[in-house]
RNA sequence: UACUUAUCGAGAGCGACCGAGGGAUUAGGCCCAACGACGUCCGGCAACCACCUUUAAGGAACGGUGCCACAUCCUACAGAAUGUUUCAUUCUGAGAGAUAAGUU
Numbered sequence: 001u002a003c004u005u006a007u008c009g010a011g012a013g014c015g016a017c018c019g020a021g022g023g024a025u026u027a028g029g030c031c032c033a034a035c036g037a038c039g040u041c042c043g044g045c046a047a048c049c050a051c052c053u054u055u056a057a058g059g060a061a062c063g064g065u066g067c068c069a070c071a072u073c074c075u076a077c078a079g080a081a082u083g084u085u086u087c088a089u090u091c092u093g094a095g096a097g098a099u100a101a102g103u104u
Stems, first nucleotide, its partner, number of pairs: 002103007013042001015041003021032003026076004043068003048064002051059003072096001077093007
């Protein structure tokens, strides 16, 4: 870098530092942010791998990760339904993305 599988529910600070952008990417929208966002440290949450007990569940949170606004923010592509029918709304799927494990 690419592929496969699983999940995208819930949960998580009224701390310290820093100082202008941030919510993955392109466009449009919608939000967060000098009442300090983002980030870093500390703190915390969860339990994928690994661990333990034991045979399909449970435990623990030392290790490898991950996560801590709404929220995988919405739309973009395809289909369906409805309506006030060059369009709008809703639903489903695809696509894209994130995380873990394995392979490459």